Annotation: Predicted 3D model of an 85-nucleotide RNA (c-di-GMP-I riboswitch aptamer) from a Bacillota bacterium. Of the family's consensus pairs, 95% are formed in the model. The source organism's lineage runs through Bacteria, Bacillati and Bacillota. Model confidence (mean pLDDT): 85 of 100.

RNA sequence: ACACAUAAUAGGCAAACGUGCCGAAAGGUACGGACGCAAAGCCACGGGUCUAAAGACGCAUGUCGAUGAUCGCCGGGUUGCAAAG
Repeated sequence: ACACAUAAUAGGCAAACGUGCCGAAAGGUACGGACGCAAAGCCACGGGUCUAAAGACGCAUGUCGAUGAUCGCCGGGUUGCAAAG
C1' cells in the first nucleotide's frame, strides 16, 4: 500500500412518523425524530419494484404507457475514516 473481517476510539448517516413546500402520482426536499446502517457516501450502467402524466386504444368501468421515481431492493462502477487481528 492492498485485501478480508470487525474489538476499541473519534465521529458519520438517518427509517417510520409529524409539519411546511414541490410534484398528476410514485416520490423528493427543509426542520423535528431515530428504525437501523461499516459505505444507509456518490452514480440510474444492468436487473427488480413503484407511479401512470402526456399520449394511444376502448360504448364504458377501464387497458396500455417511463421519457418519471427508488442507490435504506440486488448487482456493478467509483470515492472514503480508524485501528488491535